RNA sequence: GUUCCUUUAGCUCAGUUGGUUAGAGCAGAUGGCUCAUAACCGUCCGGUCACUGGUUCGAGACCAGUAGGGAACA
Numbered sequence: 001g002u003u004c005c006u007u008u009a010g011c012u013c014a015g016u017u018g019g020u021u022a023g024a025g026c027a028g029a030u031g032g033c034u035c036a037u038a039a040c041c042g043u044c045c046g047g048u049c050a051c052u053g054g055u056u057c058g059a060g061a062c063c064a065g066u067a068g069g070g071a072a073c074a
Base pairs, nucleotide, nucleotide: 001073002072003071004070005069006068007067010026011025012024013023019057028044029043030042031041032040050066051065052064053063054062
């Protein structure tokens, strides 16, 4: 330099053929249970879906570019 993969919550990841309100587990807070702690159960918190632009009635999902990470080739 070329090509490809990846980027969604603090962490690990879902999200189907573009369509109703963006989710799970862990972590954190809190309540229950217990003599108490852990475990267990409930509730809550937590998001500019990497960024910019485009397509569309409608984009986390499609297109283009940029950036971070990774791989192959040279």
This is a predicted structure of a 74-nucleotide RNA (transfer RNA) from Weissella cibaria. Its Rfam family is "tRNA".